[in-house]
Context: one part of a larger RNA
RNA sequence: GGACGAACGCUGGCGGCGUGCUUAACACAUGCAAGUCACGGGGGCCCGCAAGGGCAACCGGCGAACGGGUGCGUAACACGUGAGCAAUCUGCCGAUCUCUGGGGGAUAGCCGGCCCAACGGCCGGGUAAUACCGCAUACGAUCAUCGAGGGGAGUCCCUUGGUGAUGAAACCUCCGGGGGAGAUCGAGGAGCUCGCGACCUAUCAGCUAGUUGGCGGGGUAACGGCCCACCAAGGCUACGACGGGUAGCUGGUCUGAGAGGAUGGCCAGCCACAUUGGGACUGCGACACGGCCCAGACUCCUACGGGAGGCAGCAGUGGGGAAUAUUGCGCAAUGGACGAAAGUCUGACGCAGCGACGCCGCGUGUGGGAUGAAGCCUUUCGGGGUGUAAACCACUGUUGCCCGGGACGAAACUCCUUUUUCGAGAGGAUUGACGGUACCGGGUGAGGAAGCACCGGCUAACUCUGUGCCAGCAGCCGCGGUAAUACAGAGGGUGCGAGCGUUGUCC
Repeated sequence: GGACGAACGCUGGCGGCGUGCUUAACACAUGCAAGUCACGGGGGCCCGCAAGGGCAACCGGCGAACGGGUGCGUAACACGUGAGCAAUCUGCCGAUCUCUGGGGGAUAGCCGGCCCAACGGCCGGGUAAUACCGCAUACGAUCAUCGAGGGGAGUCCCUUGGUGAUGAAACCUCCGGGGGAGAUCGAGGAGCUCGCGACCUAUCAGCUAGUUGGCGGGGUAACGGCCCACCAAGGCUACGACGGGUAGCUGGUCUGAGAGGAUGGCCAGCCACAUUGGGACUGCGACACGGCCCAGACUCCUACGGGAGGCAGCAGUGGGGAAUAUUGCGCAAUGGACGAAAGUCUGACGCAGCGACGCCGCGUGUGGGAUGAAGCCUUUCGGGGUGUAAACCACUGUUGCCCGGGACGAAACUCCUUUUUCGAGAGGAUUGACGGUACCGGGUGAGGAAGCACCGGCUAACUCUGUGCCAGCAGCCGCGGUAAUACAGAGGGUGCGAGCGUUGUCC
């Protein structure tokens, strides 16, 4: 000198864009943050004469594994980068082919009865399905077996033929359509393996028994001591094993001419975690933040028998701290879940609020105006300074205030009309939280808008008074003991300016 998620002191006009618990992964009152589908099903309630419409519990489907938060743990294939899987899986989406036949037994809801403080639970009866279970069929699928051809990288891979065994489905409909099953390929996603890269410590030098390898098995979507039985005695290490400390990693960011050093907040990618520890279930996907079970700590309710809870989601509260915001508006846009759609949900997101926390922009007027008012300061008492500064005159209208107009972001979905090669096209209607905001026009009137630090040298800027090694200053050198340009005040000056200084940290 630069930089900062900063804080503190003094001061403070406006706007745009960003940004805001770095500390206690401390504890949390309250509200909201994941639902949706009635075109899968039977029933219930309400409106209606009916047709039909509405409500929503239950069974069922899809979603809840995304999105959002935090950085505890982790020195590790966690991350980055480059390869590999001939060792793999993949719901929804796209392409292609084929199919959607025929049966069965239950169970919620419901009805009846009972227990309970609560959470909730029990018994009996009966009922439906795109819920559940067999059967048929199945080219290709899987398995077994017998071949043929091609290829390779060792266990093998690809193409193809025969035989046998196994394995499907679900229907609804307003007849327009919407679904379901099997198979192959794709896209996107996920899993696994390896090379290389990236902290400190030797005042840590030896570490290791599922340890290292093998045969066989189990398990997994899949390779593998991942797990198990048996066998062998291996494996790692001064190119730093093992131990200890610290730490999420990266794209990047700051600095620097670069090399390098420091750093990883916001944004983006990956990882890990969800009160602490453990476990599995469901599922394409979890060992699952707002799911389940167990144990621990804590909090709350209780009729003392027993129950309920998890903000490192958005707000908000207490606490800690030098320190960090609203218990706001809206789904209008973008994106997501569900739905045929209408639409519903969405503290993701879009906006608004607060904070000079940062960056950028603008303003606080402009021109004229005296050998130069007053005041204040100084003086050698002549004067000098503040100083064109003010007053005064003439203007301007950024901004502020008042009035009027007033957006872009919106085009889709859908509906109507119409054309149609039936794929779709054209025209019209509808939809804005922000917001009566931005912006535009008019009016008003210099009116509402300047401070902070410094002035001994480094270092731009000097005098007076007070004080008298006192009070005090200080980044370093050092000032102060009676003329202090160094303390304190004043006048003046210098620097920066809605900021200016101080402190902290990095280069």